[in-house]
RNA sequence: CGUACCUCGAGCGAUGGAGCUCGCUCCAUAACUGCGGUGCGACCGCUGAUGGCUCCUACCACGUC
Numbered sequence: 001c002g003u004a005c006c007u008c009g010a011g012c013g014a015u016g017g018a019g020c021u022c023g024c025u026c027c028a029u030a031a032c033u034g035c036g037g038u039g040c041g042a043c044c045g046c047u048g049a050u051g052g053c054u055c056c057u058a059c060c061a062c063g064u065c
Stems, first nucleotide, its partner, number of pairs: 009026005016056006034046004
């Protein structure tokens, strides 16, 4: 100096924040960036703030005061 692996660490898991946990990627060229329709113009439509659990915030529906 180069390569590979491990550890630590960092990041990511379709819309915000936090805790726990799972998976994935790795020094970024990665992990990730939902689904349906269409005359294919990127127009039309649908669900969801979680990868999962819990809480908060926003939004939506119903009911009560």